Context: one part of a larger RNA
This record gives sequence, structure tokens and C1' cells, in this order.
RNA sequence: UGACGGGGGCCCGCACAAGCGGUGGAGCAUGUGGUUUAAUUCGAUGCAACGCGCAAAACCUUACCUAGGUUUGAACUGCUAUGGACCAAUAUAGAAAUAUAUUUUUUCCUUCGGGAACUGUAGCAGAGGUGCUGCAUGGCUGUCGUCAGCUCGUGUCGUGAGAUGUUGGGUUAAGUCCCGCAACGAGCGCAACCCUUGCUAGUAAUUGCCAGCGGUUCGGCCGGGAACUUUACUGGGACUGCCGGUGUUAAGCCGGAGGAAGGUGGGGAUGACGUCAAGUCCUCAUGGCCCUUACGCCUAGGGCUACACACGUGCUACAAUGAUCGAUACAAAGAGUCGCAACAUUGUGAGAUGAAGCUAAUCCCAAAAAAUCGAUCUCAGUUCGGAUUGCAAUCUGCAACUCGAUUGCAUGAAGUCGGAAUCGCUAGUAAUCGCGGAUCAGCAUGCCGCGGUGAAUAUGUUCCCGGGCCUUGUACA
Repeated sequence: UGACGGGGGCCCGCACAAGCGGUGGAGCAUGUGGUUUAAUUCGAUGCAACGCGCAAAACCUUACCUAGGUUUGAACUGCUAUGGACCAAUAUAGAAAUAUAUUUUUUCCUUCGGGAACUGUAGCAGAGGUGCUGCAUGGCUGUCGUCAGCUCGUGUCGUGAGAUGUUGGGUUAAGUCCCGCAACGAGCGCAACCCUUGCUAGUAAUUGCCAGCGGUUCGGCCGGGAACUUUACUGGGACUGCCGGUGUUAAGCCGGAGGAAGGUGGGGAUGACGUCAAGUCCUCAUGGCCCUUACGCCUAGGGCUACACACGUGCUACAAUGAUCGAUACAAAGAGUCGCAACAUUGUGAGAUGAAGCUAAUCCCAAAAAAUCGAUCUCAGUUCGGAUUGCAAUCUGCAACUCGAUUGCAUGAAGUCGGAAUCGCUAGUAAUCGCGGAUCAGCAUGCCGCGGUGAAUAUGUUCCCGGGCCUUGUACA
């Protein structure tokens, strides 16, 4: 000087408390451990691994296993020799890769010597490796933590390590600001600048809008309008600016006015010096080591989907604030030409068959669902719950056996609110309800977004956890 303390002081955080809803019990989905296996590819392992890499494992992917092949090789560069256009089609063998045979084809330039492109064979230099080492590395990322810290120059003090500044008194979300001070300044962080949302003005008016006027098939449909909504560009607006109180005449704090918004308005992006030899050599790059008729490459099938069990994360429930049936409303944000598909016909249905429109403020996906109104059920393992299983179908796709999703009929398991323990959340939040997108031929209860309905509680900081500053002890570095 740090680190640590079941030392002290001050302070903060959904840290506790106050509340609301869960997990832990059930069934299923998904990941992991374990076990099994020819293989169940590999990585991730307290917080910070475990719906993680994987924003899609039937083949492919795929790295694993078995089997069949291959050795200048699937892709790349160059050299030597020697042939030929290459490509394509057919037949045979085969699971395919591939092999054999046949047919077809005979490029461009030329000084006719040859050269160029492509390609076969033989050889060479080299390729290739998701093989090892993340404890050799770059890059990227997690974490403490969006915590308020981390440092430097000059000066001063100290023999020195170092100290001071950065401590102290106030204050703040903040090393934020003020005052004081052997310090005076500065840098990286904080804040602001950026995006979005909330108010408003101007400009603009189609595909969007419709107040007033006219028409109307009653549909902004048409004429028209530029007000309103909206769209999207440029501005304004909030700064403790104003008033009162308080404070050291300060920084600030409390209350109020006006205002769409008030003291960082809400949300996002933004992550200092560093820590964990944290994670990744399987994104990529790369040193070293290793393989080179194989640890490379091609192909078929299988596996990654196994199942006495254990754990994590979710979904659906156990019902009446409900279930079922019927009727009737109100979104936002997105996607669409290898696509989205109205409408019609057809099927109980998944869907099928025709097919308008749309490269989209124009057409379409599209029905929003909870909600509201009416009816049935009357507390039961039920008109709750839907697992499991049987049969019959649909769709995608060369192909749904291992191993897809969906539909109809039948079947109708556990489950009556969950032990110890444990998680999230402070407002348009929790809870609850549906909608969209990426990936994608097909396949989300996951992920990323969107809106609808919409709470309770916070007296407070004694305690648990994590963190910041000062101080103290130490046989630790």
C1' cells in the first nucleotide's frame, strides 16, 4: 500500500421488511447429470453451466458409429510428361458413392512453328484436419456493475515503500456540485450530446383522413375538401427558469404556481482502470505439437430422439373470479412474388379445387383474445383436467419405421393448490389476454418483439445478501 475480520461509523440496491404472483408436489415439453449404447459428436459447470452455443438434428445439417469406397484427393496454387475439348445422354452392376461400355461433341488466337482456356492420366511441390493445447495467442463475450470509481503531470512531505491531490464539513443518482484545505491542474469514467415515447407549431396530402357541401348502389363509394386523425421532415418546449420556506449569503433540499410533461419526465443504446490464467483453437484468425493410402475426402444406413433414476428452466392444470355453447365489440407491431392469398365450391375438420388482388399506408396474412350480453352446468375426480392409447385422415417433403406437425371419432391417467426450501416484481410495473417475426420445405410450451385489461405494498434499515467511502486490528501478500 492492499486484502481480510462472526471490528466500528456513514450510505446505497426488490438486499430485507410490506405486498402480489410463482417454483419445489402432478402430467407433459425442453436442457443437464448419470446410466446404457457400435455411436448415443463436441463444448458450457456456484452466482456468471443446465429452453446455453442450437434464429429449427427425418436425409442434409453432422463434427459420432457401422459398412462400402478413395489417395495430388470435394475445394486451392504452381511445375513436368502425356492425351483429349469440356459438358451431356443411354445401358449394365450397385444401397449410393462409383465403376464399365456405348453414343454425341472437337473451343479461341495464330507469323501455321505454336500459344491460351477447360479437362483426363502419371509424377512432384504442396493441399486437407470441427485433431490437441483458450494455461502460447488475436478477436469477441460474460462477470463484479451503469457500481462511482481508476489514474496522471507539476509541486510539497517522507531515508524509503509511499503519501498528498481523491481526506474533512455539507449535498447528490453520481469523485454531482459547494465550502474548506500544500496543493494546483488534467485524463479515463458520471452527466450531456444519440434513438424512442409523451405536448405543440409550420410544411406536405397519397395508397391514409372526412368537419362542412353535393351525389349515392349507403361502402369515404363518387365529386370534392386540406379542417381533423395519421404519416414524416424541420422547429419549439423543462432550465430548479419563477414564488415561498430552509440552508453558511453556498451547493442544494422541501412546498407551490404555471404547464402535456418537474426536478435524470418514461424507456433504450452507451460498460472506466481492472478482476476471475472466467468462456470460446467447433464462427473466424493464429504460434507450437500431431495425422498424411489417414485423425483427410466421398457415399448409404444408423445415432445426436436411448431410460431403473436425479436436478434446472418452462407449459397445462387441479376449476364456479370457472367450463361449454351462441351473439356482439375494441389493438399495436410486423411479414409477403421460390411469397401472402380475398372470394366461390367442397369436406364435421385439418385441408382440397378453382381463383381476383398485391413487389404493398392501396391487396393479403387477419379471426385479435381476455372483455360484454344471453343460455346450460351446481361442487362431483365433475360438462374440471387433459396425459396415454386405438382407429381413420390431412399437409410438407425423394423419403415421416427408427423420428414431423395437424385433424376427426373413441379412450379419459395423475392432479382437489403442493414439505424443507426458494424465485420474480415498485407502475402502465406485477399478474393476466391474445397478435406478429426470425430460423424455416415441414416442425416452438423456446427466443425476440407488439399491443389489450390492469393491481397490492413500501412503517422503515435491527437483521440476511451484494456493493461504495472513512477508520481500526492483523502471525496474510